[in-house]
């Protein structure tokens, strides 16, 4: 240079057009004599611009990053 594959909270991960979910980290509160381990709640993400739609994380194009592969 070219292809392919990815890019979702701090970190790890689900989500094939209709309110973006789990763990895990933080915080509170309960439990407990204290811790620890459990319990229940809350907090926080969609990699950029543009397009398609009524509606996008999802579907197209472009740029940036990453992995591999071919030269």
């Nucleotide at each position: 240079g070219c292809g392919u594959c990815c890019g979702u909270u701090g970190u790890c991960u689900a989500g094939c057009g209709g309110u973006a979910g789990g763990a895990u980290c933080g915080c509170a509160c309960c439990c407990u004599u204290c811790c620890a381990a459990g319990g229940u709640g809350c907090u926080g993400a969609c990699c950029c611009g543009g397009g398609u739609u009524c509606g996008a994380a999802u579907c197209c194009c472009g740029g940036c990053g990453g992995a591999c592969g071919c030269a």

Predicted 3D model of a 71-nucleotide RNA (transfer RNA) from Candidatus Iainarchaeum sp. Taxonomically the source falls in Candidatus Iainarchaeum (Archaea, Nanobdellati, Candidatus Iainarchaeia, Candidatus Iainarchaeales). Its Rfam family is "tRNA". It is annotated as a transfer RNA. Rfam describes the family as follows. Transfer RNA (tRNA) molecules are approximately 80 nucleotides in length.